Context: one part of a larger RNA
Molecule: small-subunit ribosomal RNA, 3' major domain
Organism: Pseudotsuga menziesii
RNA sequence: UGACGGGGAGCCACACAAGCAGUGGAUAAUGUGGUUCAAUUAGAUGCAAAGUGAACAACCUUACUAAGGCUUGAGAGGUCGUGAAUCCUCUCGAACGAGAGGAGUGCCUUCGGGAACACAGGCACAAGUGGUGCAUGGAUGUCGUCAGAUCAUGCCAUAAGGUGUUGGGUUAUGUCCCGCAACAAGCACAACCCUCAUGUUUAGUUUCCAAUAUUCAGUUUGGAACCCUGAACAAACUAUCGGUUAUAAGCCAGAGGAAGGUGAGGAUGACGUCAAGUCAUCAUACCCCUUACAGCUUAGGAGACACAUGUGCUACAAUGGCCAGGAAAAAGGGUUGCGACCCCAUGAGGGUAAGCCAACCUAAAAAACUUGGCCUCAAUUUGGAUUGCAAAUUGCAACUCAACUACAUGAAGCCAAAAUCGUUAGUAAUCGCCAAUCAACCAUACGGCAGUGAAUCUGUUCUCGGGCCUUGUACA
Numbered sequence: 001u002g003a004c005g006g007g008g009a010g011c012c013a014c015a016c017a018a019g020c021a022g023u024g025g026a027u028a029a030u031g032u033g034g035u036u037c038a039a040u041u042a043g044a045u046g047c048a049a050a051g052u053g054a055a056c057a058a059c060c061u062u063a064c065u066a067a068g069g070c071u072u073g074a075g076a077g078g079u080c081g082u083g084a085a086u087c088c089u090c091u092c093g094a095a096c097g098a099g100a101g102g103a104g105u106g107c108c109u110u111c112g113g114g115a116a117c118a119c120a121g122g123c124a125c126a127a128g129u130g131g132u133g134c135a136u137g138g139a140u141g142u143c144g145u146c147a148g149a150u151c152a153u154g155c156c157a158u159a160a161g162g163u164g165u166u167g168g169g170u171u172a173u174g175u176c177c178c179g180c181a182a183c184a185a186g187c188a189c190a191a192c193c194c195u196c197a198u199g200u201u202u203a204g205u206u207u208c209c210a211a212u213a214u215u216c217a218g219u220u221u222g223g224a225a226c227c228c229u230g231a232a233c234a235a236a237c238u239a240u241c242g243g244u245u246a247u248a249a250g251c252c253a254g255a256g257g258a259a260g261g262u263g264a265g266g267a268u269g270a271c272g273u274c275a276a277g278u279c280a281u282c283a284u285a286c287c288c289c290u291u292a293c294a295g296c297u298u299a300g301g302a303g304a305c306a307c308a309u310g311u312g313c314u315a316c317a318a319u320g321g322c323c324a325g326g327a328a329a330a331a332g333g334g335u336u337g338c339g340a341c342c343c344c345a346u347g348a349g350g351g352u353a354a355g356c357c358a359a360c361c362u363a364a365a366a367a368a369c370u371u372g373g374c375c376u377c378a379a380u381u382u383g384g385a386u387u388g389c390a391a392a393u394u395g396c397a398a399c400u401c402a403a404c405u406a407c408a409u410g411a412a413g414c415c416a417a418a419a420u421c422g423u424u425a426g427u428a429a430u431c432g433c434c435a436a437u438c439a440a441c442c443a444u445a446c447g448g449c450a451g452u453g454a455a456u457c458u459g460u461u462c463u464c465g466g467g468c469c470u471u472g473u474a475c476a
Stems, first nucleotide, its partner, number of pairs: 001476002003473003007470002011466002015460002019423002022420002026314001029311005034305002043052001064300005073125001078123003081119003086103007107114002128288001130287003136283002138278001140276001141274001143272001148187001150185001153182001154163003167178003193266004198234007207224003213220001237260001240254001242252003303442001320375007333362002337356002342351003382413001387408002390405001393402001429452002432449003
């Protein structure tokens, strides 16, 4: 100087407490371990692995296994040779591929040849999702959005080092004020950026409609006040009043205001820690392989199943289930696309086909909610697993191994032990909607969007984690 202490003082945080809703018990979904297997490719393993990379494993993907081909190679550039390129037919084969036959002669030219492309052979070479993340770059996680981590000069100390950065207040904050052998400075903090909340100005088509005419309908004429959308500004700064404090920084209460003390979210992550993870995004050093650890194809596997475990879904019902009416969103998508209306089908869906490169057309129906009716506490009109049969969709292909529809079937489950997670307001809880990936889809995932909308906390004794000061130490 650190680290540690079941030492001390003091501070913070959904850390506890106070509440609300869960997980742990059930079924099935998904990930992982284990086991099995020809193969069940491989990475990630306390927090910080386990609905993770994967924003989609039927083939492909694919890295694994079996079998069958190939060896200058699927692709790249160099050198030499032949032929323009390209197209068609036949044979063998599961396919990749191998073999045979035919058609075809383009462009430039100094007529030697050249450009582009294809094929064959030989060289150097290519290739490797082979190894080492404990050789590395890059980008990433974590402590932690915690308030820290440093430096120039000076001063102190023999030196390691100290001071500044400690002290008194204060703050979300090393934030600010005061004091001080310190005085300056940059990195983090804060602010600048984006979204939301208010208003003004401006712009009115595809948006809107007070008045007028008409209608199934903002449909037409007319208009831009309102709504809305886009752009540019304004507004919040402890500015103002009172109290308090050291005449400070600040804190408390009020007024006005759409908003009040960081207004609410997001992006933003200091010096460093964990030889943290990643050589399988990519790049790269060294090692290894080179008729194979490269490359191609067909099929299988990654989807196995006594079990263990993580994360979500659906439930166990009456604050409910079912049936029939009614109401009101936001955001995002659409031309290899979204696909109205109409017709057919119980339905998934099919047929025909208008409109739309979209504030225009379209998927589209929001659902919880509300009105009326049925059920009456039961493993039931709860719950929907599992299974049978029939259909229709995508695709070359749906057996292993797709989702969806109709009918039938109707399992466990009656609120869950020890333990444990999330959460402080438009939050939790609950209710639907959309996109990316994508032929289709194993999405209950993931990322967004809006609807309804609580309870509790004005405390810090304790648990866990973190910062600061101080003290002890046989530790470094």